Predicted 3D model of a 507-nucleotide part of an RNA (large-subunit ribosomal RNA, domain I) from a Gammaproteobacteria bacterium. Lineage of the source: Bacteria > Pseudomonadati > Pseudomonadota > Gammaproteobacteria.

[in-house]
Context: one part of a larger RNA
RNA sequence: CGCAUACGGUGGAUGCCUUGGCGGCAACAGGCGAUGAAAGACGUGGUAGCCUGCGAUAAGCUUCGGGGAGCCGGCAAACAGGCUUUGAUCCGAAGGUCUCUGAAUGGGGAAACCCACUCCGAAAGGGGUAUCUGUACCUGAAUACAUAGGGUCCAGAGGCGAUACCUGGGGAACUGAAACAUCUAAGUACCCAGAGGAAAAGAAAUCAAACGAGAUUCCGCUAGUAGUGGCGAGCGAACGCGGAACAGCCCGGUCAUAACAAGCAUUGACACCUUAGUGGAAUUGUCUGGAAAGUCAAGCGAUAUAGGGUGAUAGCCCCGUACACGAAGGGGUGUCGAUGUGGGUGACCAAGAGUAGGGCGGGACACGAGAAAUCCUGUCUGAAUAUGGGGGGACCAUCCUCCAAGGCUAAAUACUCGUUGCCGACCGAUAGUGAACCAGUACCGUGAGGGAAAGGCGAAAAGAACCCCGUUGAGGGGAGUGAAAUAGAACCUGAAACCGUAUGCGU
Numbered sequence: 001c002g003c004a005u006a007c008g009g010u011g012g013a014u015g016c017c018u019u020g021g022c023g024g025c026a027a028c029a030g031g032c033g034a035u036g037a038a039a040g041a042c043g044u045g046g047u048a049g050c051c052u053g054c055g056a057u058a059a060g061c062u063u064c065g066g067g068g069a070g071c072c073g074g075c076a077a078a079c080a081g082g083c084u085u086u087g088a089u090c091c092g093a094a095g096g097u098c099u100c101u102g103a104a105u106g107g108g109g110a111a112a113c114c115c116a117c118u119c120c121g122a123a124a125g126g127g128g129u130a131u132c133u134g135u136a137c138c139u140g141a142a143u144a145c146a147u148a149g150g151g152u153c154c155a156g157a158g159g160c161g162a163u164a165c166c167u168g169g170g171g172a173a174c175u176g177a178a179a180c181a182u183c184u185a186a187g188u189a190c191c192c193a194g195a196g197g198a199a200a201a202g203a204a205a206u207c208a209a210a211c212g213a214g215a216u217u218c219c220g221c222u223a224g225u226a227g228u229g230g231c232g233a234g235c236g237a238a239c240g241c242g243g244a245a246c247a248g249c250c251c252g253g254u255c256a257u258a259a260c261a262a263g264c265a266u267u268g269a270c271a272c273c274u275u276a277g278u279g280g281a282a283u284u285g286u287c288u289g290g291a292a293a294g295u296c297a298a299g300c301g302a303u304a305u306a307g308g309g310u311g312a313u314a315g316c317c318c319c320g321u322a323c324a325c326g327a328a329g330g331g332g333u334g335u336c337g338a339u340g341u342g343g344g345u346g347a348c349c350a351a352g353a354g355u356a357g358g359g360c361g362g363g364a365c366a367c368g369a370g371a372a373a374u375c376c377u378g379u380c381u382g383a384a385u386a387u388g389g390g391g392g393g394a395c396c397a398u399c400c401u402c403c404a405a406g407g408c409u410a411a412a413u414a415c416u417c418g419u420u421g422c423c424g425a426c427c428g429a430u431a432g433u434g435a436a437c438c439a440g441u442a443c444c445g446u447g448a449g450g451g452a453a454a455g456g457c458g459a460a461a462a463g464a465a466c467c468c469c470g471u472u473g474a475g476g477g478g479a480g481u482g483a484a485a486u487a488g489a490a491c492c493u494g495a496a497a498c499c500g501u502a503u504g505c506g507u
Base pairs, nucleotide, nucleotide: 001506002505003504004503005502006501007500008499009498015492016456017455020427021426022424023423024422025421026420027419028418029416030415031160032159039101040100041099042055043054044053046079049075050074051073061095062094063093064092065091066090070083071082072081106115107114108113116129117128118127119126120125131157132156133155134154136152137151138150139149165196166194167193168192169191170190176183180230206213207212217244218243219242220241221240227235228234248408249407250406251352252349253348254347255346256345257344263341264340265339266338267337268336269335270334271333272332273331274330275329277325278324279323283298284297285296287294299316300315307319308318309317357381358380359379360378361377362376363375364374367393388403389402390401391400392399443450444449463491466478467477468476469475
């Protein structure tokens, strides 16, 4: 040095576990904000730090409700000091307080800082002072009337959020066409504006076809059909049918008639749901064991054998579960009532002009200018007016059908930052969120931005008094605890690589 065996070290795989994730289902909620949000800074404890809570009334103040014996949040104990059956801590609801920054709004600013004016007040202290829009009013140039401008009161807006879903205004390229230009990708990504719990659309100047239907939206067919297309790549309907859900109305005038319909707002009562909670059945012994829930024996409950915990596997030990009940206050939904607002029905008239349409140029329609209807309109034009007008895919006639150029409208549909409950042939710490752990942290980057690693002693700390070696070490040996310490905190299990010790054999 090699091989073998045994025993160790190192290492942290594997097994088991789960506080965290992932995906869904049902219901709810779908907003917060100048009454100052979201997000933060700094404070705040008898306390040095961090987290949580809170705001100079600062782990808290008041009231109401629940609850009923301990409590003064966590890491995290100890000490000190308090609170509490005159009901604390804790839970729910409503109030109060709420520094500074932040739309940030008195001015400034390198956010959490600096500097003002003015009013009230003796002081302490408190209020006001941004900009834009709208109504009203006051004032007011060149310039006479006026207008621009200036000012005041009142009201509104601003920012944030999953910015997920929606509407509108703009709008790519890679790519595909096996190159590439029309085309495609795609009206996608992205930017901007705006809104709501949904949005948008919506009561036919619609379709149909000689029969008829009867607003919109969404789904399944129709159908990868008809079409469109360097007729390439591709793009791609409608009619009609079957479903989901259904709801219709209002903007003028005159006359007649009826007398309070719907809707809306405020308010009250009731019911239900919700925001704390309450009650809630039934077991003992034996054996093994550190421990019984296991074994054996004998019982009991069940509208409760869902689930979790307890020293191993518990219907009957604990929390729960079935079931039954519960709110002073807050929130939601529905019904009924009251008050206010509102205006019903019929007849006749009337009935949306720089519009419809046209030319030119674009765009949208599945439809790329095409035989190209239909819709929108930058530009130039430009009707009729119910004896009228639009459409029926060039166009004309006949026929059919509808009534544009004003407006509103629930449901079926889309989405999920979030709340509650439940589920999983989803993961189980290199997995599952980046994050099971004080993670968007440490760390990296000027910055935009990038972005980790890291879980497990034991049933219980019973976390090793005391003695010995050692530097008053590190570490270890005894002793003790424990079922176990090769469970000793570098702590469950403890694979392999790798490193040793002992023995045997070989060289």